[in-house]
């Protein structure tokens, strides 16, 4: 000088980067639920089965009146941690529902795989929701690197094309090569 190592360390993308906590707000909702009255007349306890419990001193359900929430999700402000930040999917394990078994949704942990980032629109799913989230497709925007061309400040800018995070930039270490 230059190559390799999923090596170590520190950084950049964006003022709509990512995630979490705290406080407030809207909505959830006059919903769930409780009480009273009437009707009603044997079942009820998140899905199935079994047990246990409640129930003719009225179960489930319907109507009326009175009282009347919360969680998840969203948003504003602020704080903290960060840059596979984080999200999603399969698999495995955990915890959880009155108890046990099975299955499912949601929650937590781990491996593996995919996605550079946000935005808009369409479709599908979730959701109380036209909010929003997730996945996917398209579109332009944006960050990195590479190639080509132009400019001229000689290593920067602009344009076009392509790729994308196990990446990129800087630096250190080890090994190898000249």
């Nucleotide at each position: 000088u230059u190559u390799u190592u999923a090596g170590g360390u520190a950084g950049a993308g964006g003022u709509u980067g990512c995630a979490a906590g705290u406080a407030g707000a809207a909505a959830a909702a006059g919903u769930a639920u409780u009480u009273u009255a009437a009707c009603a007349g044997a079942g009820c306890u998140g899905g199935a089965c079994a047990a246990a419990g409640c129930u003719g001193u009225g179960a489930a359900g319907u109507u009326a009146a009175a009282a009347g929430a919360a969680a998840g999700g969203u948003u504003u402000a602020u704080u903290u941690g960060c840059c596979g930040a984080a999200g999603c999917a399969c698999u495995a394990g955990g915890a959880g529902u009155u108890u046990g078994u099975c299955a499912g949704a949601a929650c937590c942990u781990a491996u593996u795989g995919c996605u550079g980032g946000g935005u808009a629109u369409g479709u599908a799913g979730a959701g109380a929701a036209u909010a929003u989230c997730u996945a996917u497709a398209u579109a332009a925007c944006u960050g990195u690197c590479a190639u080509u061309g132009a400019a001229u400040u000689u290593a920067u800018u602009c344009a076009a094309u392509g790729u994308u995070g196990a990446g990129c930039u800087a630096u250190c270490a080890a090994a190898g090569u000249a």
Background: The RNA shown here (Lysine riboswitch aptamer) has 178 nucleotides and comes from Cetobacterium sp. 2A. Its mean pLDDT, the model's own confidence on a scale to 100, is 82. The sequence is in RNAcentral, with records from Rfam. The source organism's lineage runs through Bacteria, Fusobacteriati, Fusobacteriales, Fusobacteriaceae and Cetobacterium. Of the family's consensus pairs, 98% are formed in the model.